A computed fold for a 75-nucleotide RNA from Verrucomicrobia bacterium UBA1263, annotated as transfer RNA.
The sequence was found in a public genome assembly.
NCBI's taxonomy places the organism under Bacteria, Pseudomonadati, Verrucomicrobiota.
RNA sequence: CGGGGCGUAGCGUAGCCUGGCUAGCGCGCUUGUUUCGGGUACAAGAGGUCGAGAGUUCAAAUCUCUCCGCCCCGA
Numbered sequence: 001c002g003g004g005g006c007g008u009a010g011c012g013u014a015g016c017c018u019g020g021c022u023a024g025c026g027c028g029c030u031u032g033u034u035u036c037g038g039g040u041a042c043a044a045g046a047g048g049u050c051g052a053g054a055g056u057u058c059a060a061a062u063c064u065c066u067c068c069g070c071c072c073c074g075a
Stems, first nucleotide, its partner, number of pairs: 001074007010027004020058001029045005051067005
């Protein structure tokens, strides 16, 4: 320098190709019930604006462009 992959909650991930319900699941966290207490179990709840910015569109995590970070391949 060229090509490719990845980036979504504290952690791990689905969804992206094919735009459209309130962005979902597991673990964790908080509260309550249960217990002498803890754990387990059950119930309820908080936590994201999808790496950043711009564009297209009635509408973008999803399409387009630029940039940032990490990884891989080639020169």